[in-house]
RNA sequence: ACAACGAAGAGUUUGAUCCUGGCUCAGGAUGAACGCUAGCGGCAGGCUUAACACAUGCAAGUCGAGGGGUAACGAUGUUUUCGGACAGGCGACGACCGGCGCACGGGUGAGUAACGCGUAUGCAAUCUACCUUUAACUGGAGGAUAGCCCCGAGAAAUCGGGAUUAAUACUCCAUAGUAAUCUAAAGUGGCAUCACUUAAGGUUUAAAGCUCCGGCGGUUGAAGAUGGGCAUGCGUGACAUUAGUUUGUUGGUGAGGUAACGGCUCACCAAGACUACGAUGUCUAGGGGUUCUGAGAGGAUGAUCCCCCACACUGGUACUGAGACACGGACCAGACUCCUACGGGAGGCAGCAGUGAGGAAUAUUGGUCAAUGGACGCAAGUCUGAACCAGCCAUGCCGCGUGCAGGAUGACGGCCCUAUGGGUUGUAAACUGCUUUUAUUAAGGAAUAAACUCUGAUACGUGUAUCAGACUGAACGUACUUAAAGAAUAAGCAUCGGCUAACUCCGUGCCAGCAGCCGCGGUAAUACGGAGGAUGCAAGCGUUAUCCGGAUUCAUUGGGUUUAAAGGGUUCGCAGGCGGCGUAUUAAGUCAGUGGUGAAAUCUCUCGGCUCAACCGAGAAACUGCCAUUGAUACUGGUAUGCUAGAGUAUAGUUGGCGUAGGCGGAAUGUAUCAUGUAGCGGUGAAAUGCUUAGAUAUGAUACAGAACACCGAUCGCGAAGGCAGCUUACGAAACUAUAACUGACGCUCAGGAACGAAAGCGUGGGUAGCGAACAGGAUUAGAUACCCUGGUAGUCCACGCUGUAAACGAUGAUUACUCGUUGUCGGCGAUACACAGUCGGUGGCUAAGCGAAAGUGAUAAGUAAUCCACCUGGGGAGUACGAUCGCAAGGUUGAAACUCAAAGGAAUUGACGGGGGCCCGCACAAGCGGAGGAGCAUGUGGUUUAAUUCGAUGAUACGCGAGGAACCUUACCUGGGCUUAAAUGUAGAUUGCAUGAAGGGGAAACCUUUCUUUUCUUCGGAACUAUUUACAAGGUGCUGCAUGGUUGUCGUCAGCUCGUGCCGUGAGGUGUCGGGUUAAGUCCCAUAACGAGCGCAACCCCUACCUUUAGUUGCCAUCAGGUAAUGCUGGGGACUCUAAAGGAACUGCCUACGCAAGUAGUGAGGAAGGUGGGGAUGACGUCAAAUCAGCACGGCCCUUACGUCCAGGGCUACACACGUGCUACAAUGGUCGGUACAGAGAGCAGCUAACCCGUGAGGGUGUGCAAAUCUUCAAAGCCGAUCUCAGUUCGGAUCGAAGUCUGAAACUCGACUUCGUGAAGUUGGAUUCGCUAGUAAUCGCAUAUCAGCCAUGAUGCGGUGAAUACGUUCCCGGGCCUUGUACACACCGCCCGUCAAACAAUGGAAGCUUGGGGUACCUGAAGUUCGUCACCGUAAGGAUCGACCUAGGGUAAAACAAGUAACUGGUGUUAAGUCGUAACAAGGUAGCCGUACCGGAAGGUGUGGCUGGAAUACCUCCUUU
Repeated sequence: ACAACGAAGAGUUUGAUCCUGGCUCAGGAUGAACGCUAGCGGCAGGCUUAACACAUGCAAGUCGAGGGGUAACGAUGUUUUCGGACAGGCGACGACCGGCGCACGGGUGAGUAACGCGUAUGCAAUCUACCUUUAACUGGAGGAUAGCCCCGAGAAAUCGGGAUUAAUACUCCAUAGUAAUCUAAAGUGGCAUCACUUAAGGUUUAAAGCUCCGGCGGUUGAAGAUGGGCAUGCGUGACAUUAGUUUGUUGGUGAGGUAACGGCUCACCAAGACUACGAUGUCUAGGGGUUCUGAGAGGAUGAUCCCCCACACUGGUACUGAGACACGGACCAGACUCCUACGGGAGGCAGCAGUGAGGAAUAUUGGUCAAUGGACGCAAGUCUGAACCAGCCAUGCCGCGUGCAGGAUGACGGCCCUAUGGGUUGUAAACUGCUUUUAUUAAGGAAUAAACUCUGAUACGUGUAUCAGACUGAACGUACUUAAAGAAUAAGCAUCGGCUAACUCCGUGCCAGCAGCCGCGGUAAUACGGAGGAUGCAAGCGUUAUCCGGAUUCAUUGGGUUUAAAGGGUUCGCAGGCGGCGUAUUAAGUCAGUGGUGAAAUCUCUCGGCUCAACCGAGAAACUGCCAUUGAUACUGGUAUGCUAGAGUAUAGUUGGCGUAGGCGGAAUGUAUCAUGUAGCGGUGAAAUGCUUAGAUAUGAUACAGAACACCGAUCGCGAAGGCAGCUUACGAAACUAUAACUGACGCUCAGGAACGAAAGCGUGGGUAGCGAACAGGAUUAGAUACCCUGGUAGUCCACGCUGUAAACGAUGAUUACUCGUUGUCGGCGAUACACAGUCGGUGGCUAAGCGAAAGUGAUAAGUAAUCCACCUGGGGAGUACGAUCGCAAGGUUGAAACUCAAAGGAAUUGACGGGGGCCCGCACAAGCGGAGGAGCAUGUGGUUUAAUUCGAUGAUACGCGAGGAACCUUACCUGGGCUUAAAUGUAGAUUGCAUGAAGGGGAAACCUUUCUUUUCUUCGGAACUAUUUACAAGGUGCUGCAUGGUUGUCGUCAGCUCGUGCCGUGAGGUGUCGGGUUAAGUCCCAUAACGAGCGCAACCCCUACCUUUAGUUGCCAUCAGGUAAUGCUGGGGACUCUAAAGGAACUGCCUACGCAAGUAGUGAGGAAGGUGGGGAUGACGUCAAAUCAGCACGGCCCUUACGUCCAGGGCUACACACGUGCUACAAUGGUCGGUACAGAGAGCAGCUAACCCGUGAGGGUGUGCAAAUCUUCAAAGCCGAUCUCAGUUCGGAUCGAAGUCUGAAACUCGACUUCGUGAAGUUGGAUUCGCUAGUAAUCGCAUAUCAGCCAUGAUGCGGUGAAUACGUUCCCGGGCCUUGUACACACCGCCCGUCAAACAAUGGAAGCUUGGGGUACCUGAAGUUCGUCACCGUAAGGAUCGACCUAGGGUAAAACAAGUAACUGGUGUUAAGUCGUAACAAGGUAGCCGUACCGGAAGGUGUGGCUGGAAUACCUCCUUU
């Protein structure tokens, strides 16, 4: 349980998220093309472009049984001079007369938006050759003509004349009907015009022969079949930026014409006909069956096959005929091509082949009529590029094959790696066995064929029907079958970053290139190119193009509109759409049954035929449609009749800043006059312009003017919206409440239409106090076309017109119904009590469910439903251009495209930032002290210079930094000269006996070269060692700190940074970590959907301040003793100082006050120290691609007789200048001289050096102690005294000269120090700026590292002396937390706007030029039909001629339309580093934006009205919770 079978997503906007939204991909398909590749077969398909032009051949003929005949051929006969000639008598038959066919078949899709096609009907308005059936007939007569023959014209095509001739050619007569027509009648039928049947009379019209005698034909009717013709309903593109079209047009009467109806044509009459349900116009297009896709609905399509239509070089025309206005017929015109004797002629491949051209692109100048079909014929047969076959093409679909099995030491080779080795290619190969489809060769070998015809037989009887036999194959020796040998004959293409299956190496270095989207490439590219490997498909594989799908991204199925694109500014309202409750009726919609049709093929299913499949055949189903008919009646519609709940009316009352018109009022402002009064007023951040001694401002009085209406006043009220505010009068409108009296669905919405519609603006006329675009001046500024100030015109005001737009907003269309609560307020009613859970209508807040991407909304919905309207479909270009329309103008409304991008956007999140806010901290400011910036010098840096001035560090966080020590060395740089396994080391092999030392030569040295000298052990084999040489390993301060490790700076010793579980949110995320307090601190406490935890803070560590214990040398010395000129010098001592180990001590512990607590305060107590006691070490997650490849290490790249290495000299020390950091000063708080006192921490053997001697001195000489609590070893400011007396000085010491000392191979470039002499600048330092909060600043000296010496005034330490100030957090700088805004996220050193300049692209306007199609007017007008026609021809029929009408074509004219092009011109878009400013995003530094007006290089500014999609602050009001 008979119904089905059918539906997938992904990438890309962001730091991340959710949504909106576009772009792109994966699938299928094709008459395809291109690239690479290619074994076979079957079945299909094959000019999509130029309906462009065509050479050549073929594609429609046939009939002698219609005819006259005989050009060619054959046979026969006669004849012959052998060359031939003759004979239509025969087979046959060219040309001709005649019949039939040529209107089929075949091609193409130009035209056509149409009764063309599809579907369904109708013809009572019609035709139909051949064929079938049926009825009747087939008698007589005549004159021509082609051909043939003769003559002629012409190049040809062809034509003219004469004579003669036939027919199934033509003409006449007869006969005839159910034929045609006229007259009139009856019956039947139909929706109507009318049709059919029957009988009567009149008129008219026919024929053809041939014959084998069977027949085949011919004529007139009737009927059928087939094929047409016509009409109608419905369906069948785009554009409204095409809105009006039409004169035979619409209809009527009559006539003509046609096979037939009809304005089809004509005459007359009427004025109609079509159109928003889209006429007309323009553009595009053959239509259908079908085909592709899709789950379907749909969308796209119209190749092959079938049906219909149209066309045949372009346009027109008719003839013939049954049928044509005729692809391979005719005439004419035109264009083109060809022939020509220049007079004139010929042609039409969109038939089959084929050629050229076009194009990305599409085949053979094949075979046969064997089959199927067609024409003719009695037939044989002829013809047939229809058809059947073959050829070419992987163009598609389908099928087959390129082998199968075994085979590991997982071979060689390739590639990769962490590289003695492993992985992969890979059972892959080799090798062994097996098979033979296919290809090759050989052999056999079909079906498609049955007829016609012939022969024979049978029934009737030389013919028909049946049977038998014979004949006929292009494809074709094809399909197929068999045999043979042998893995033999057969694999490529694309891809490998994600989507999307598949990864490594090398090369390249934002180059070359890739790319469908995102994107990749700037030296380690799975993204480029190559290789190896892998993946996918496979005789194909990819790419490109097009269509559908995915895309629910136009949404009927199946979308939206507060903020993403989108609600019209508001109301009224015709058409249209939709519509309350009953009853009856109808049957249009709707539903059901039946009949007809929906061609075949196609699709689906079943069965069958080719070995399968593709393909083909048969049957069924389907074709969702249309028409007709019968029925059902719930719903919708129609009709009729009722109802009152919708809507309206009535009566009574209430309310308001509702509108229009008039009158009145006071305050303020300005002006004028008068008065008082005197020097300023005014204005600003500060000023100035301006006004004022001619008396301003101020004060008082009076007068005048215009505009607006304080308080009340409110999240208030009224109005459709815009909007409306002093008081009052008149007029007008509205809403609400109550009553439930009246009407009885009268309703809702509304395209087009109409009215209203802020501000600005326009026109005319008034008015003008204040304000005030433009403008002027003053300021500000780099500039300031602005913000600020002083003036000031239009305007603002009134009246009458116009404009018609706003952020015209609740960014939320109107109407109706339904759906928890709570709390205000306005107007009524009820009730009146100050109470009320009453009720109706408005207006607010919060909230449940629901909805929403979220924010939010939430009975005033953005909820749940219904109806109608408007609008949206990525961003930009652009609300622009063109066109149309409205407007006086400004402008409004309607409203594109090319091109360009992969996004644009909404809401919310985390950060960062703000010339946002709040709180807090820091030598951040302030309060102080001392400096820097001025001078000279030292030192570092920049710059410049140079052969080289090696390199690095560059805001804070480089610059006395790497360097804690550049004369050589260092040294990396430059110049020059050398070496090449090298300067060192190791291994292996070979050689050697050296090495070393000495001497000589060259040289600047390195180095080169010469001479002499010459090992150890030994078992005598050799070994060790050294040197040389060979090979392998080197070396590089060369590059990349943006490939790295390690280390370091900074934010910052700032208080932060996170996690687990839980909870909240669709999510990113949040919470915790927020809030109230407190702290130096995310320190602690309280509260709390959070509870805990980690890294940081603090503490633990070191030094220092106090004490205790232990210990006592080199330190110490109170007491005892000894000794000295003197000294812990000695014995001794551990008391003290000190040394160096272990402990103690400080915790808001105690008190008071405040506080819940944490904690805070106190000149509290105690204590050496008090709230972290002081200092150090210690630096969270991270930031700055911060610094360093030159300290070291290291990936990659680069050099290898050099970018390695050695040596000499030079340079790093240069010098117009600029900057940083310091030293010394400018002096009296000082300088100089003399005397005198007190440290700490360090260093020392190639060292520190006592003491003595010499030297003015640096220093030299002799020489002692000390590898150190033992020796070296001594501080300076200070203190005491003297002198100088305010000067460029007795300040200051630069610079220079002379003479020296020391170190060192060596002080020239380029050392330090000493002595003498010299004696510069400088008299306290502009703007600005630095450090410091206590043993600190300031000041004074000492020591050390490096080091031969030293450019040290530096660095690192040490101690001595030793202050001032902090009200406080407004401001500057930096930081922390919370909150707010954001268009930033490379994070404000952000983002970003416009002009100008440059390049490129598409596009608008435009004088003009060119082209096209269509129409109009006029002129001309071929062929041809029709009509007319006396003269010519003909006996006649008729013809010729001429004319008329119409038309194709041609010409002329004016205008419109549509294209193309264009001098010049306008804006737009795009483009790593152009110019000017900085408009927007933060309060963006003047809040922004909308409409409008004016102005300005530009963004823009200002005026006026509006909006919040503005921040902050204060106040007011309201609401929620407790």
A computed fold for a 1522-nucleotide RNA from Lentimicrobium sp. S6, annotated as small-subunit ribosomal RNA. The coordinates come from a structure-prediction model, not an experiment, and the mean pLDDT is 82. Lineage of the source: Bacteria > Pseudomonadati > Bacteroidales > Lentimicrobiaceae > Lentimicrobium.